A computed fold for a 159-nucleotide RNA from Streptomyces armeniacus, annotated as c-di-AMP riboswitch aptamer (ydaO/yuaA leader).
Rfam family: c-di-AMP riboswitch aptamer (ydaO/yuaA leader). From the family's description: This family represents a conserved RNA structure found upstream of the ydaO and yuaA genes in Bacillus subtilis and related genes in other bacteria. The ydaO/yuaA element is thought to act as a genetic 'off' switch for the ydaO and yuaA genes in its native state.
The RNAcentral record of the sequence draws on Rfam.
Its mean pLDDT, the model's own confidence on a scale to 100, is 78.
[in-house]
RNA sequence: GGGCUGCCUCCGCCGAGUCCGGCCGCCCCACAGCCGGAGCCGGGGACCCGACACGAACGAGACGGGGUGAAUCGGAGCGCGCACCCAGCGUGUUCCGUAGGGCCGCCUUCCGAGGCCCGAACCCGACAGCUAACCCGGUAGGCGGUCCUUGGAAGGAGU
Numbered sequence: 001g002g003g004c005u006g007c008c009u010c011c012g013c014c015g016a017g018u019c020c021g022g023c024c025g026c027c028c029c030a031c032a033g034c035c036g037g038a039g040c041c042g043g044g045g046a047c048c049c050g051a052c053a054c055g056a057a058c059g060a061g062a063c064g065g066g067g068u069g070a071a072u073c074g075g076a077g078c079g080c081g082c083a084c085c086c087a088g089c090g091u092g093u094u095c096c097g098u099a100g101g102g103c104c105g106c107c108u109u110c111c112g113a114g115g116c117c118c119g120a121a122c123c124c125g126a127c128a129g130c131u132a133a134c135c136c137g138g139u140a141g142g143c144g145g146u147c148c149u150u151g152g153a154a155g156g157a158g159u
Base pairs, nucleotide, nucleotide: 010145011144012143013142014141018038019037020036021035022034023033039139040138041137042136043135044134049129064127065124066123067122068121073097074096075095076094077093078092079091080090081089082088100118101117102116103115104114106156107155108154109153110152111151112150113149
């Protein structure tokens, strides 16, 4: 001088995931943990509406339905299963796209340009459309930080 790791503080990002009070501990405070509340988030749940039922058309071999979330949908390759003449269907995985979503530095919103990313995962358990009253639940987790892309409109904050 550089790299990695742990703890504390500050700033920032995704996300509903923040704040207040108490308990606990202890030399005291703070943190962690546990309760209660406020705020925020999600689910269930009437009338009406929708949907179903009845009828017609097409198809007909398989395949439950639903929720949180931006995370859906499609194509190609490879593997497996069904079918096996073909075709096709389902599923796992890899790439390429994509509906959709996030970030780019005083804050919020809008209209652009440019750049960088995500496009997952989990839950309910045969069951739920919307839904006033009412009922139930969550308030996590993960990541980054030395110079910060830019034009315009409106409103703030600060100086």